[in-house]
RNA sequence: GCCGACGUAGCUCAGCCGGUAGAGCGACGCACUCGUAAUGCGUAGGUCGUGGGUUCGAAUCCCAUCGUUGGCU
Numbered sequence: 001g002c003c004g005a006c007g008u009a010g011c012u013c014a015g016c017c018g019g020u021a022g023a024g025c026g027a028c029g030c031a032c033u034c035g036u037a038a039u040g041c042g043u044a045g046g047u048c049g050u051g052g053g054u055u056c057g058a059a060u061c062c063c064a065u066c067g068u069u070g071g072c073u
Base pairs, nucleotide, nucleotide: 001072002071003070004069005068006067007066010025011024012023013022019056027043028042029041030040031039049065050064051063052062053061
């Protein structure tokens, strides 16, 4: 330098043939217990890497760019 994959909650990821964002784990609260753990219920937490474009509407489509990673030279 060329080609590809990935970037979404604190962590691991789903959602990616456009319809307004979720799961598990973790955190916190409550219940249960003599107490803890476990278990059950609930709560908080996200400008979907960034900036533009298309659209009534974008995590999703298009362009640019940044980062991580694999392959080729």
A computed fold for a 73-nucleotide RNA from a Bacillota bacterium, annotated as transfer RNA. Its Rfam family is "tRNA". By type it is a transfer RNA. Taxonomically the source falls in Bacillota (Bacteria, Bacillati). Model confidence (mean pLDDT): 82 of 100.